Predicted 3D model of a 470-nucleotide part of an RNA (small-subunit ribosomal RNA, 3' major domain) from an uncultured bacterium.
Context: one part of a larger RNA
């Protein structure tokens, strides 16, 4: 000078405490240890791996495995030779890759050749092969924590120290007072974007107050810009005023005004640096290695196995419930290889017709809630794995190994042991919805978007974790 102490002081965090819902028990869904395999391709392993790289493994993807083919190679540049038929089309053989015959046939010209091709030779090629302890570049985590430093004085032989301490404050090295320290930088903050309030401007594809014409019904017309809403500028929130406390800087108050109050919600922004942290398989690269194979093309299989352990969801055990009938209300996004209203078959997945839409125009498109019956606590009208049949759809192709539909079947499982985890408000919990990826989809997984909406915080003694001084 750090670190670290079951030292000490001060403070903070869903960290404990009050709660509210989980996990751990059960059936599946899905990654990972094992294990098995010809092969189950790699990679991530405490916190910070384990529904992660993967925002789509039937083929491809594919990196692994069997075989079965090529070696200037799948795909690209160059130097030199030779050649002229690129290419089209059909038979034959095979699992295909490709292989074998037949037939029709290059293009410019300045006649030298040039331009595409093919063969031979050679220089580059090709490697998801090794090193993330040679790197770059980008993420994780501490931690959105309040730190980390410099330049001059200054103090000390020096390491270094001062400043960054003290004392109130604050979410914060945020400020204010003191002060041998004055200053300054990256970092906090603010400046950006959403959202909440009002105003201006504009009024179509969006609205509908008023007028008028219509419709079983509807802005469905004509019209209109008031409202709502779109989308662009601006106002607004500063402890700005009051009341008490405080020198201050703040702090307080069911104060006032106001949409909103003291950081109004939310979100991007991540300091110096730790941890040879992660990534050579995104790319990029130094070094080594392989070059008739560790390169590369096809057919198949594997990545989906399963005595077994964990990690993460999903659906349960039921009555705040199940089912059966009625009947309201969203927001963000997609949509021409689509998105699909409406008719029609069909119990149904869906099929067949015909309409709108390149979308504020059409369209995909709402569940829980409400009402009305009915079930009476039961392994059940609960719960839905599993299994049989029978069918729809994508798609060369669903046997391994797809989704969904109908009929039948009807296991565990009656609230979970030790122990763990999320959350302080439009938050948990609950309920549905879109989106990427994509033909299909094994999604119950991830990003997002409404709707309906709680409980509880005495307080910092303990447990984590983290800053300040000592």
């Nucleotide at each position: 000078u750090g670190a670290c102490g079951g030292g000490g002081g001060c403070c903070c965090g869903c960290a404990c405490a009050a709660g509210c819902g989980g996990a751990g028990g059960a059936a599946c869904a899905u990654g990972u240890g094992g294990u098995u395999u010809a092969a189950u391709u790699c990679g991530a392993u405490g916190a910070u791996a384990c529904g992660c790289g993967a925002g789509g493994a039937a083929c491809c993807u594919u990196a692994c495995c069997c075989g079965g083919g090529c070696u200037c190679g799948a795909a690209c540049g160059g130097c030199a030779g030779a050649u002229g038929u690129c290419g089209u089309a059909u038979a034959c053989a095979g699992a295909g890759a490709c292989g074998u015959a037949u037939a029709c046939u290059c293009u410019c010209u300045u006649c030298g050749g040039a331009g595409c091709g093919u063969c031979u030779g050679u220089c580059g090629a090709g490697g998801u092969g090794c090193u993330g302890c040679a790197u770059g570049g980008u993420u994780g985590u501490c931690g959105u924590c309040a730190g980390c430093u410099c330049g001059u004085g200054c103090c000390g032989u020096g390491a270094g120290g001062u400043g960054u301490c003290g004392g109130c404050u604050u979410a914060a090295g945020u400020g204010c007072c003191a002060u041998a320290a004055c200053g300054a930088g990256c970092g906090c903050a603010a400046c950006c974007c959403u959202u909440g309030u009002c105003g201006a401007u504009a009024g179509u594809u969006g609205c509908c107050a008023u007028c008028g014409g219509g419709u079983c019904a509807a802005g469905c017309c004509g019209g209109g810009g008031a409202c709502u809403c779109u989308a662009u500028c601006g106002a607004g929130a500063c402890u700005g005023c009051c009341u008490c406390c405080g020198u201050a800087a703040g702090g307080u108050g069911a104060g006032a005004g106001g949409a909103a109050g003291g950081g109004g919600g939310g979100g991007a922004u991540g300091a110096c640096g730790u941890c040879a942290a992660a990534u050579c398989a995104g790319c990029a690269c130094g070094g080594c290695c392989c070059u008739u194979a560790c390169g590369u093309c096809c057919g198949g299989g594997g990545c989906g196995a399963c005595a077994c352990a964990c990690g993460u969801g999903u659906u349960a055990c039921a009555a705040u419930g199940g089912u059966g009938g009625u009947u309201a209300c969203a927001g963000a996004g997609g949509g021409c290889u689509g998105c699909u209203c409406c008719c029609u078959g069909g119990u149904g997945a869906c099929a067949g017709g015909c309409u709108g839409c390149c979308a504020a125009u059409c369209u995909c498109c709402a569940a829980a809630a409400g009402c009305c019956a009915u079930c009476u606590c039961a392994g059940u009208u609960c719960g839905g794995a599993u299994c049989g049949g029978a069918g729809u759809c994508u798609g060369c192709a669903a046997c391994u190994c797809g989704a969904c539909u109908c009929c039948g079947u009807g296991a565990a499982g009656u609230u979970g042991g030790a122990u763990u985890c999320g959350c302080u408000a439009g938050u948990a919990a609950u309920c549905g919805c879109a989106c990427a990826u994509c033909a299909g989809c094994c999604a119950u997984g991830g990003u997002g978007c409404g709707g309906u909406g709680a409980a509880u915080a005495c307080g910092u003694u303990c447990c984590c974790g983290g800053g300040c001084c000592u």

The coordinates come from a structure-prediction model, not an experiment, and the mean pLDDT is 85. Its Rfam family is "Bacterial small subunit ribosomal RNA". Gene Ontology terms of the family: ribosome and structural constituent of ribosome. The RNAcentral record of the full RNA draws on SILVA.